[in-house]
Predicted 3D model of a 76-nucleotide RNA (transfer RNA) from a Lysobacterales bacterium. The RNAcentral record of the sequence draws on ENA. Rfam family: tRNA. The family's RNA type in Rfam is transfer RNA. The source organism's lineage runs through Bacteria, Pseudomonadati, Pseudomonadota, Gammaproteobacteria and Lysobacterales.

RNA sequence: GCCGGCAUAGCUCAGCUGGUAGAGCAACGCAUUCGUAAUGCGUAGGUCGGGUGUUCGAGUCACCCUGUCGGCACCA
Repeated sequence: GCCGGCAUAGCUCAGCUGGUAGAGCAACGCAUUCGUAAUGCGUAGGUCGGGUGUUCGAGUCACCCUGUCGGCACCA
């Protein structure tokens, strides 16, 4: 330099064909217990990496950029 994958909650990840952003774990509260753990119920937590565009409507489509991972190429 070329090609491709990935970026969504604190962490690990879903989100099919554009139509209200979700799960598990973690956190917090309550119940239970003499107390802790475990268990049950509940609560909170998101500019969906940044920008522009298309659209009535974008996590999802198009383009540009950033970060990261991998492959290929170059290396007197």